RNA sequence: UCAUAAAUUAAAGCGCCUGGACUAUUUUCAGAACGCAAUGAAAAUAGUUGACGAGGAGGAGGUUCAUCGAUGAUCGGCGGAUGCCUCCCGGUUGAUAACACCUCAACCGAGACGUUUUGAUCUUAAAACAAAGGGGUGACUCUUUGCACAAAAGAUGGAAACAAGGUGUUA
Numbered sequence: 001u002c003a004u005a006a007a008u009u010a011a012a013g014c015g016c017c018u019g020g021a022c023u024a025u026u027u028u029c030a031g032a033a034c035g036c037a038a039u040g041a042a043a044a045u046a047g048u049u050g051a052c053g054a055g056g057a058g059g060a061g062g063u064u065c066a067u068c069g070a071u072g073a074u075c076g077g078c079g080g081a082u083g084c085c086u087c088c089c090g091g092u093u094g095a096u097a098a099c100a101c102c103u104c105a106a107c108c109g110a111g112a113c114g115u116u117u118u119g120a121u122c123u124u125a126a127a128a129c130a131a132a133g134g135g136g137u138g139a140c141u142c143u144u145u146g147c148a149c150a151a152a153a154g155a156u157g158g159a160a161a162c163a164a165g166g167u168g169u170u171a
Base pairs, nucleotide, nucleotide: 014079015078016077017076019075020049021048022047023046024045025044026043027042028041029040030039052069053068054067058088059087060086061085062084063083089109090108091107092106093105094104097170098169099168100167101166102165103164114162115161116160117159118158120156121155122154129146130145131144132143133142134141135140
């Protein structure tokens, strides 16, 4: 240094790289040609690149192109993933004054203040860009400082429309 085994740590625009693109070295060919060099193509070897943040977790099973915008770009492939579906557990609300229970409906997993539509306010973006410093022959890459600009989801508080039956107790 490599391989094998075990243990520990590390994540969700997360991880990896055999295609592609690019770089270096060597070789071959073309062209050029006194001969080189420059140029182009191919092969081999070794490298580089290959998603910027916001948001998202009750449990089990299943599933795969699993939300939002920024950059002017993040190609392609593999794996995974808080998404989605079904069921289960525990809960919230349900137009009478309250409470309890049953069914039903819609929601929630520290929230659910039913659903739909529509306003207002709040909710620290980061890369990029600029400057500086470091590593590498190079493609590229790391760090620091400054500096803006989102959307979705969510929270608070409104408007309109729609939206349940039963039993019991108290008033």